Context: one part of a larger RNA
Molecule: small-subunit ribosomal RNA, 3' major domain
Organism: Candidatus Paceibacter sp.
RNA sequence: AGACGGGGACCCGCACAAGCGGUGGAACAUGUGGUUUAAUUCGACGGUAAACGAAGAACCUUACCAGGGCUUGAAAUUGUAGGAGUAUAUCCUGUGAAAGCGGGAUGGACCGUUAAAUCGGAUCCUAUGACAGGUGCUGCAUGGUUGUCGUCAGCUCGUGCCGUGAGGUGUACCCUUAAGUGGGGUAACGAGCGCAACCCCUGUGUCGUGUUGUACUUUCACGACAGACUGCCUCGGUCAACGAGGAGGAAGGCGGGGAUGACGUCAAAUCAGCAUGGCCCUUACGUCCUGGGCUACACACGUGUUACAAUGGUCGGUACAAUGGGCAGCCAAGUCGCAAGACGGAGCUAAUCCCACCAAAGCCGAUCUCAGUUCGGAUCGAAGUCUGCAACUCGACUUCGUGAAGCUGGAAUCGCUAGUAAACGCCGGUCAGCUAUACGGCGUUGAAUACGUUCUCGGGUCUUGUACU
Numbered sequence: 001a002g003a004c005g006g007g008g009a010c011c012c013g014c015a016c017a018a019g020c021g022g023u024g025g026a027a028c029a030u031g032u033g034g035u036u037u038a039a040u041u042c043g044a045c046g047g048u049a050a051a052c053g054a055a056g057a058a059c060c061u062u063a064c065c066a067g068g069g070c071u072u073g074a075a076a077u078u079g080u081a082g083g084a085g086u087a088u089a090u091c092c093u094g095u096g097a098a099a100g101c102g103g104g105a106u107g108g109a110c111c112g113u114u115a116a117a118u119c120g121g122a123u124c125c126u127a128u129g130a131c132a133g134g135u136g137c138u139g140c141a142u143g144g145u146u147g148u149c150g151u152c153a154g155c156u157c158g159u160g161c162c163g164u165g166a167g168g169u170g171u172a173c174c175c176u177u178a179a180g181u182g183g184g185g186u187a188a189c190g191a192g193c194g195c196a197a198c199c200c201c202u203g204u205g206u207c208g209u210g211u212u213g214u215a216c217u218u219u220c221a222c223g224a225c226a227g228a229c230u231g232c233c234u235c236g237g238u239c240a241a242c243g244a245g246g247a248g249g250a251a252g253g254c255g256g257g258g259a260u261g262a263c264g265u266c267a268a269a270u271c272a273g274c275a276u277g278g279c280c281c282u283u284a285c286g287u288c289c290u291g292g293g294c295u296a297c298a299c300a301c302g303u304g305u306u307a308c309a310a311u312g313g314u315c316g317g318u319a320c321a322a323u324g325g326g327c328a329g330c331c332a333a334g335u336c337g338c339a340a341g342a343c344g345g346a347g348c349u350a351a352u353c354c355c356a357c358c359a360a361a362g363c364c365g366a367u368c369u370c371a372g373u374u375c376g377g378a379u380c381g382a383a384g385u386c387u388g389c390a391a392c393u394c395g396a397c398u399u400c401g402u403g404a405a406g407c408u409g410g411a412a413u414c415g416c417u418a419g420u421a422a423a424c425g426c427c428g429g430u431c432a433g434c435u436a437u438a439c440g441g442c443g444u445u446g447a448a449u450a451c452g453u454u455c456u457c458g459g460g461u462c463u464u465g466u467a468c469u
Base pairs, nucleotide, nucleotide: 001469002468003466004465005464007463008462009461010460011459012458013457015453016452019416020415021414022413023412026306027305028304029303030302031301032300033299034297035296042053043052064292065291066290067289068288069287070286073131077130078129079128080127081126082125083124084123089106090105091104092103093102094101095100110121111120112119133281134280136279137278138277142275143274144270145269146268147266149264154193155192156191157190158189159188160169161168162167173184174183175182199258200257201256202255204226205225206224207223208222209221210220229252232246233245234244235243236242308409312368313367314366315365316364317363318362324355325354326353329348330347334343335342336341375406380401381400382399383398384397385396386395422445423444424443425442426441427440428439
């Protein structure tokens, strides 16, 4: 100087408390461990791994396994030698699961040159040499990127001063703040990285422009401007910073949200996104193909979905959104089908048409009457639809039947302070299809509670002790 303390003082945070809803019990979905397996590819492991890499594992993906092939190679640059009516395209055919290994036919491009497919080149084939290739190892050799402490308020420098020196001071102290924010004071005076502001969205108004929008003063869309600054008043405070209250105002003291992450910590994560040193493989640890596996199942854990019902289920009627996406795409009207869906073909490169009259919870009415039920929907049987070469391993959806566990969950534990929690649906990416109950957005309905800081956890400043560095 740090670090630590079941030392002290002060302060903060959904940290506790006060509340609301969950997890832990059930079934299922999904990830992980374990076990199994020819293989169940690899990575991630307290917080900071476990719906994580993966914004889509039937083939492909795919890295794993079994079997069948290739060896200058699937793709790249290039040397030497030889060959070809050449490249490329189309077709027939043997063998084969395919890849591959063989056979045959048609047609015949480009550049220069020539009487001429004549010669040369390019191109292709064969052989051979350089080389390619490796999701093989090392994240403890690395770059880049990322997590975390933490959006916490800290981390430093120049000169000066103090100290033999390590170092200190500045950055301590008082008041204040979300803040090393500001004010006062001071052997310090200044400065930098952080804080804040500048950026984006949102809330109010004015002006302008406006088709595809329109209720024709407008909503809306786009752009510019105005507006909030403790500016005004009162009180407190050091005539300070600032705090408490008030007025006006759409908004008030950081208005709400986002982006933005200091010096550093964890030899934290990633050689499998990419790049890269070193090491290793080179008829294989490269590469192509078929099939299988990543989907196994006594069990254990994590994250979720659906429920256990009457604030509910079922049936009928009826109302109101926003974000988005669309051309090998979104797909209207109409017709068929109980339905999934099929036929159909209008419109739309989209404020125009479509998904989508866009919703659901809601409201009105009927029924069920407390039961393992008209709750709950797992599981299984049958018949279908769709995508796709192909749904056996291993897809989704529809209809009929079947109707399991489950009656609110032990110890323990998680989220959330307002348009939040909770509830409700809608859209999107990935994507042929889908295992999405995931993830990212969007709106609709819309609470309760906070006395307070003793305690738990994490953090900041000062101080004290130490046998630790």